[in-house]
Molecule: small-subunit ribosomal RNA
Organism: uncultured Thermodesulfobacteriaceae bacterium
RNA sequence: AUGAACGCUGGCGGCAGGCUUAACACAUGCAAGUCGAACGGUAACAGAAAAUAGCCUGCUAUUUUGCUGACGAGUGGCUGGACGGGUGAGUAAUGCUUGGGAACAUGCCUUUAGGUGGGGGACAACAGUUGGAAACGACUGCUAAUACCGCAUAAUAUCUUCGGAUCAAAGUGGGGGACCUUCGGGCCUCACGCCUAGAGAGUGGCCCAAGUGGGAUUAGCUAGUUGGUAAGGUAAUGGCUUACCAAGGCGACGAUCCCUAGCUGGUCUUAGAGGAUGACCAGCCACACUGGAACUGAGACACGGGCCAGACUCCUACGGGAGGCAGCAGUGGGGAAUCUUGGGCAAUGGCCGAGAGGCUGACCCAGCGACGCCGCGUGGGGGAAGAAGGCCUUCGGGUCGUAAACCCCUGUCAGGGAGGAAGAAGGCUUACGGGUUAAUAGCCCGUGGAGUUUGACGGUACUCCCAGAGGAAGCCACGGCUAACUCCGUGCCAGCAGCCGCGGUAAUACGGAGGUGGCGAGCGUUGCCCGGAAUCACUGGGCGUAAAGGGGGCGUAGGCGGCCGGACAAGUCGGACGUGAAAGCCCGGGGGCUCAACCCCGGAGUUGCGUUCGAAACUGUUUGGCUUGAGGUCCGGAGAGGCCGGCGGAAUUCCCGGUGUAGGGGUGAAAUCCGUAGAUAUCGGGAGGAACACCGGUGGCGAAGGCGGCCGGCUGGACGGCACCUGACGCUGAGGCCCGAAAGCGUGGGGAGCAAACCGGAUUAGAUACCCGGGUAGUCCACGCCGUAAACGAUGGGUGCUAGGUGUGGGGGGUUAAACCUUCCGUGCCGAAGCUAACGCAAUAAGCACCCCGCCUGGGGAGUACGGCCGCAAGGCUGAAACUCAAAGGAAUUGACGGGGGCCCGCACAAGCGGUGGAGCACGUGGUUUAAUUCGAUGCAAAGCGAAGAACCUUACCUGGGUUUGACAUGCUAGGGGACCUUCCGGAGAUGGGAGGGUGCCCGGGCUUAGCCUGGGAGCCCUAGCACAGGUGCUGCAUGGCUGUCGUCAGCUCGUGUCGUGAGAUGUUGGGUUAAGUCCCGCAACGAGCGCAACCCUCGCCCUUAGUUGCCAGCGGGUGAAGCCGGGCACUCUAGGGGGACUGCCGGGGACAACCCGGAGGAAGGAGGGGAUGACGUCAAGUCAUCAUGGCCCUUAUGCCCAGGGCUACACACGUGCUACAAUGGGCGGUACAGAGGGAAGCGAACCCGCGAGGGGGAGCAGAUCCCAGAAAGCCAGUCCUCAGUUCGGAUCGGGGUCUGCAACUCGACCCCGUGAAGCCGGAAUCGCUAGUAACGGCGGAUCAGCAUGCCGCCGUGAAUACGUUCCCGGGCCUUGUACACACCGCCCGUCACACCACGGAAGCUGGCUCUGCCCGAAGUCGCUAUCCCAACCCCUUGAGGGGAGGGAGGCGCCUACGGGCAGGGCUGG
Repeated sequence: AUGAACGCUGGCGGCAGGCUUAACACAUGCAAGUCGAACGGUAACAGAAAAUAGCCUGCUAUUUUGCUGACGAGUGGCUGGACGGGUGAGUAAUGCUUGGGAACAUGCCUUUAGGUGGGGGACAACAGUUGGAAACGACUGCUAAUACCGCAUAAUAUCUUCGGAUCAAAGUGGGGGACCUUCGGGCCUCACGCCUAGAGAGUGGCCCAAGUGGGAUUAGCUAGUUGGUAAGGUAAUGGCUUACCAAGGCGACGAUCCCUAGCUGGUCUUAGAGGAUGACCAGCCACACUGGAACUGAGACACGGGCCAGACUCCUACGGGAGGCAGCAGUGGGGAAUCUUGGGCAAUGGCCGAGAGGCUGACCCAGCGACGCCGCGUGGGGGAAGAAGGCCUUCGGGUCGUAAACCCCUGUCAGGGAGGAAGAAGGCUUACGGGUUAAUAGCCCGUGGAGUUUGACGGUACUCCCAGAGGAAGCCACGGCUAACUCCGUGCCAGCAGCCGCGGUAAUACGGAGGUGGCGAGCGUUGCCCGGAAUCACUGGGCGUAAAGGGGGCGUAGGCGGCCGGACAAGUCGGACGUGAAAGCCCGGGGGCUCAACCCCGGAGUUGCGUUCGAAACUGUUUGGCUUGAGGUCCGGAGAGGCCGGCGGAAUUCCCGGUGUAGGGGUGAAAUCCGUAGAUAUCGGGAGGAACACCGGUGGCGAAGGCGGCCGGCUGGACGGCACCUGACGCUGAGGCCCGAAAGCGUGGGGAGCAAACCGGAUUAGAUACCCGGGUAGUCCACGCCGUAAACGAUGGGUGCUAGGUGUGGGGGGUUAAACCUUCCGUGCCGAAGCUAACGCAAUAAGCACCCCGCCUGGGGAGUACGGCCGCAAGGCUGAAACUCAAAGGAAUUGACGGGGGCCCGCACAAGCGGUGGAGCACGUGGUUUAAUUCGAUGCAAAGCGAAGAACCUUACCUGGGUUUGACAUGCUAGGGGACCUUCCGGAGAUGGGAGGGUGCCCGGGCUUAGCCUGGGAGCCCUAGCACAGGUGCUGCAUGGCUGUCGUCAGCUCGUGUCGUGAGAUGUUGGGUUAAGUCCCGCAACGAGCGCAACCCUCGCCCUUAGUUGCCAGCGGGUGAAGCCGGGCACUCUAGGGGGACUGCCGGGGACAACCCGGAGGAAGGAGGGGAUGACGUCAAGUCAUCAUGGCCCUUAUGCCCAGGGCUACACACGUGCUACAAUGGGCGGUACAGAGGGAAGCGAACCCGCGAGGGGGAGCAGAUCCCAGAAAGCCAGUCCUCAGUUCGGAUCGGGGUCUGCAACUCGACCCCGUGAAGCCGGAAUCGCUAGUAACGGCGGAUCAGCAUGCCGCCGUGAAUACGUUCCCGGGCCUUGUACACACCGCCCGUCACACCACGGAAGCUGGCUCUGCCCGAAGUCGCUAUCCCAACCCCUUGAGGGGAGGGAGGCGCCUACGGGCAGGGCUGG
């Protein structure tokens, strides 16, 4: 934007438009008639006249008369039905558009000249007879004309032999004085006609040029075909037709064929150029059921005419007939879809007519449908208690919202009432004037003269009045694009979706609601066109890597083309003229409907075409010249350029012979294989084929493919140089032709080595591979095919121009030569400008320009299918579509990853020590079980974890019993009661019931005052009720907080600057160094932050201060002994402060740096040991059950209370441990030495009892004082055990006890006696540890009534080993590749199975279109015609007669519909 459709909705009006599909079929009505002033007439109607009858003397009825108005049917004219109206089937040119042209016609109209004389014969109607169902006829007879036919006249008309010849007509009506009359009229005049000829206007026919779709997978087409001559035909040219002659004509500038299509003005879009389109309006064309041919006519091959054929429908008496809505309305059908069987000729226009007038589905109006455009309305102002209600809420409020209510107004539209146009001009009658005329008849013309009359729409537009806000709002959207957000429901469901994408329990995306946005009588959706799309690029694109340079050359057509002149004027430029219809578009031109839409007038424009005049720069044509482009002659050297022939040596293999002996060969390791029949090795001789080491080189040559020993022959090209010659001879190159690696094919040779296929051996899960041993085509030659490639510089060819530097091949100049300088041609590298998306290119361009060719237009399908061409085949060239995807792709960036690389760390490996995995037991977990075995944690980083203490409690689980404002918080209302304490009964308890004691604090009043009574209040308790409590119920994937982990790893970032279009880079990379992004140096970076380190704690040395509860050297006292006492504070120690270590010093290394190595000193070194400390972030890691918290859920229960049970189950599996398997041990006895802690509902000494656990006891101690508390391994003495399932090991079980606790049955710990299991060092695998560490040994603490093999600490004894960084694991930095980016636990390929979709093939089946040949052949034109028929004219005759001209019928012939048929092709469907 729309001729729209669909969904929801719908108040009014104006204007416009309304079957895009079945050119499918049509009922019914209407759409073309008119003229009586052409004619004969009179069926109907009216009048008149006459007659008759009735009789109310003026009416009625009947009859007659065409006499008048008129008029059915008919003749006729005539004229119109060739216009108007419809449709778009066909048509790619017989069409249309623009501009031209010559050989034409033309009714009505205008104009000019002239004429209109005189005759004749018919046919309808009608009448009669007759056929048929009908439609429709047949025969006989009569008759008129503006019907028909002669004659006359006739030219400027036609023909012509130039003498001549030929051709026409019609009258009708009005009026009328004289004259004439057969009383019809003649005659005169006027009007309308008629005939001939000319001109004009307009219209039509014909011709030409250019333009006007797609397909080349349509490349050749053509026989009346192309031309000529002659004839015919036509209004006219022409091959339009025929005969003859010639052999042409068209085509790559696209013929022919196929598909599609009416064309244009215009319309839509667009900045334009373009693209799309051709409804309405206008011009042209074509068509009228389908096909054909004609008649009439000025005009037709004729929509509402005729003929024939066909299909279809209808009528029928079965003989035969009728019909054609693509006119208006309407029907059926088709379809997503398109209207009333309306009114009127009032207006405009058309036809007829003298006119009145008639006809007119053209037209003017009305109706229907929001289909479109335009206008209007659904109210306006005020109005905050911001009402009610809805929605949301952080519960405060916000919002709908001045919105409503309410108050005051207004009155468009619709409704009612009243008035009421324009659209009407004309017609008729009449008056006056003028003209014609004999005429004051008549007729014609004129007069804003007078009178009268005409409106479908329609009582409409419009105006006024009445009433009252009264009757009038929806649709879509609200994730981004894109304007507009919340709640609820739903839970990858239901659904949305234009693209991206939403939905898996908090969805602004689904559905609803509230709110909001947009538009508004509409709003959305769908279809289609243009735009955006520079995404087919003329304006205005590209081709190194994104799609795209042909594998290379030669060359045809074509395109393009050097310098200086002359001419021409085709292109080009300018002026003028003609044309470019109207409408439309445009105008800040004007006008009319109240505005607008709409309409009218004017202007501009219509970029084009034609004619003419002019210009001459450029292009072109032509002519004359030129030498610089191009080419040639001569000289010179370089080269794997090509072809042919010959020759050579090395090597491999094979054969023969010699020497020689047990292996050889091969691989990661092997084996197959060869070899005692003598291999390999080695020497000699011979055969044969293929390839040519070194030279050899980002060297050379060639157009590309490609070319490599040497010599010879033939031959192509390029390059350099001096001089001369030709004179634009050039460049490119569609088709075409030629060349064209390897493989492959054909025929014939050849065959040493190599080697697809193939066979063996290995490898492997397999191994149709990689490796090994064999081995055939082939590789080689000749001839012939093939014609491809990552045929690559992924870069077509040519010319000119645009900084340099440095190699190298060939030639020239300067130079004796070299170096060096310079020049031309080639070939590399690096780089400037410039270009590029970037990478990169950069005089060998991918830069700046010009010319020509080829090619591209999202990915897949697919270089496939079909067709064609080529090929022996393989296959090649050309080359789609359906379907499908929302991408495919390029370059670069940051990461991540790699069975990539470099550098470097870590108990990572290695080296070592000890374990786990096997046993028994403990603890945790999975699983299973269960009424419940509560829940969470699940690789590292869950599993002696949350649990630093499950018998009840805990406890969240189960069973059962109870309870409902609740065990707990806050507030309110009402009633009662001090609070509270003691006690009894039922019950498992929760709980229920009962009894007793107890009257407090504050205020007021009364009695009266020790106090009592009463009222109120605070606090507390009970009861009832309300608001609420409560939840270890769900979501750790809604969260806070906390934590684990990578990882104590050395990293992670920022500001500014710089670089890059950008992502981003730089800094942070590099050279060193470090434990470290630690430090140094360098550097387009300079700085900075979070991390590292340091600051903190602790241990190690020293000093200082202090000296009890600690210590005791010296002095005194004292004991069996003893810091026990006095005393002391030196030492130890305690705990406060300080010092100390910093590569500071020396030597060496290193860049003289950082730093490293060694040394001195030192208690300690190069971070002294340990701890605390955890960057940006990752894992949707863990935790809603610590706590907090959004949302959801439960509310006599998912809350709360209680008893009992469970968390302790047990076929199994895993993890972490303990104890062991023993002699480095076990047992017995004796005897040393700690540290760090804890203690009041506590630690608990001495002493007594018990074999023991423990009991009794109670001192001391809130602790350097007392207690727990004996440390143990160790050591000692000897002794016992002597290698054994044991004097190892202690599980299990029996019995007996102790302690804690309300209570040890389920289910505690310990003690004693007895019992004495598995187990003799542990498969695959796996863990910890680098020094006071591992290992071994014991001690303490938290939790805790009790319960420790766990956890957190403490001290004692106290090792081994590290060559080293290849490998395993984890990590850091740099670099590289990437198709990965939820990032290698990534991505991704193919087969197969099933279902479905699309396309190709397919035995066959069945249509459509078209071509060729042949046969039959309607109507009809034309031609012929022995037959038949005929009024006009002519002749003879006169008779109703004969003949001729002419015509008709019939017959024959040509052509012919595809109408029918036969045969064969092509194309295209199902």